[in-house]
Molecule: Bacterial RNase P class A
RNA sequence: UGAGGGAACCAGACGGCCGCGCGCGUACGCGUGAGGAAAGUCCGAGCUCCACAGGGCAGGAUGCUGGAUAACGUCCAGUGGGAGUGAUCCUAAGGAAAGUGCAACAGAAAGCAUACCGCCUGACCGGGUUUCCGGUCAGGUAAGGGUGAAAAGGCGAGGUAAGAGCUCACCGGUCCUCUGGUGACAGAGAACGCAUUGUAAACCCCAUCCGGAGCAAGACCAACAGAAGGGCUGAUGGCUGCCCGCCGACCUUCGGGUAGGUCGCUAGAGCCGUAUGGCAACAUACGGACCAGAUAGAUGGCCGUCCAUGACAGAACUCGGCUUACGGUUCGCUCACAGU
Numbered sequence: 001u002g003a004g005g006g007a008a009c010c011a012g013a014c015g016g017c018c019g020c021g022c023g024c025g026u027a028c029g030c031g032u033g034a035g036g037a038a039a040g041u042c043c044g045a046g047c048u049c050c051a052c053a054g055g056g057c058a059g060g061a062u063g064c065u066g067g068a069u070a071a072c073g074u075c076c077a078g079u080g081g082g083a084g085u086g087a088u089c090c091u092a093a094g095g096a097a098a099g100u101g102c103a104a105c106a107g108a109a110a111g112c113a114u115a116c117c118g119c120c121u122g123a124c125c126g127g128g129u130u131u132c133c134g135g136u137c138a139g140g141u142a143a144g145g146g147u148g149a150a151a152a153g154g155c156g157a158g159g160u161a162a163g164a165g166c167u168c169a170c171c172g173g174u175c176c177u178c179u180g181g182u183g184a185c186a187g188a189g190a191a192c193g194c195a196u197u198g199u200a201a202a203c204c205c206c207a208u209c210c211g212g213a214g215c216a217a218g219a220c221c222a223a224c225a226g227a228a229g230g231g232c233u234g235a236u237g238g239c240u241g242c243c244c245g246c247c248g249a250c251c252u253u254c255g256g257g258u259a260g261g262u263c264g265c266u267a268g269a270g271c272c273g274u275a276u277g278g279c280a281a282c283a284u285a286c287g288g289a290c291c292a293g294a295u296a297g298a299u300g301g302c303c304g305u306c307c308a309u310g311a312c313a314g315a316a317c318u319c320g321g322c323u324u325a326c327g328g329u330u331c332g333c334u335c336a337c338a339g340u
């Protein structure tokens, strides 16, 4: 200098003039007023109602270990596997020996398989006449070749008629023991010829967890006009579906009125700072401040200065995450090249 990888922060600032929403005080003044993602509505909760809310089946979710958390499918730290020269990144990571299914095409053969080309032995026939070559039949073979993502663990040596874990050493695998670790697991040793591929982001098995609906939830005030049918001690009712249990007096249809107002609605599992503990996620203690609550929906316009730039984009009950969109600054780390 270039390329790459990781993390943190900001999201214009200041001044003037005019204009908006909310709160508090009479005019007028004071205070305050969109985000790191407010987006997506993908998870989890707080809260409200069913409802007093148990059990089971169905269904759904998660899936290596240990922690954090109100909880989670999130986060932190590790282990195994994979990608990369590396910094780092990804991981749907329990079980294939409980069972079922699938693997197109190619190939001889893809579940308990297979002999296409080959190799060896024997018999017969033809050529040749030491050998040897070709054909047919029978037996042996799975080492070599081909097909494929994958074909009776791999490589080397011995052995064999030719071959084969047939035998041996090494690697791999299974089970056992020891050491380290909370654990996933790692290392070492010994025994065994050991096993006929993959797939469970296929059905399934195993372990753990899950009631439902949702702020348009729900509560109160105001307004209004009733009529008919059924039931009233166990149902014809009870908020994913079914069953048991339990609760329990109203249910259904038609018609009318109101689409009004108040609450819910913002003081929080919250934010900022310091200290301690912890590798960390975070926890504890102390201190500080109150920072939107709209409901046809508020923060806009103009001027001047500064600078590194102003992109993506607007709350609607709240919070913890994940995913997606995007401008700028800073700090370390890795690789390559050049120079000192």
Stems, first nucleotide, its partner, number of pairs: 001336004006331005012306007020033006035312001039323002042321005047214004054244004059210005064078005079093001080091004094205002099203002101199003116145002118141010153171002156168003172194001173192002176189005218263004226254005237247002271288007